[in-house]
């Protein structure tokens, strides 16, 4: 250089056109003499950047950026 995969909450990841979610973490409550665990509730996202298609895009297309893997001159 070429090919492929990944990028979504603080972390690990679901979601493959029609309301952005789970677990953990955080916060609050209840419980307890108190703490922890467990229980209940709850905050938190310009879905890597930009553009396009569509009535509608995390999802499809183009481009750029970052990370990981494969490949070694074939066209």
């Nucleotide at each position: 250089g070429g090919c492929g995969g990944c990028g979504u909450a603080g972390c690990u990841c679901a979601g493959u056109g029609g309301u952005a979610g789970a677990g953990c973490a955080g916060c609050a409550g209840a419980c307890u003499c108190a703490u922890a665990a467990g229980c209940u509730g709850u905050u938190g996202g310009u879905c890597g950047g930009g553009g396009g298609u569509u009535c509608a895009a995390g999802u499809c297309c183009c481009u750029c950026c970052g990370c990981c893997g494969c490949u070694a001159c074939c066209a």
Annotation:
Transfer RNA from Candidatus Komeilibacteria bacterium RIFCSPLOWO2_01_FULL_45_10, 75 nucleotides, folded computationally. The organism belongs to Candidatus Komeiliibacteriota, within Bacteria. The RNAcentral record of the sequence draws on ENA.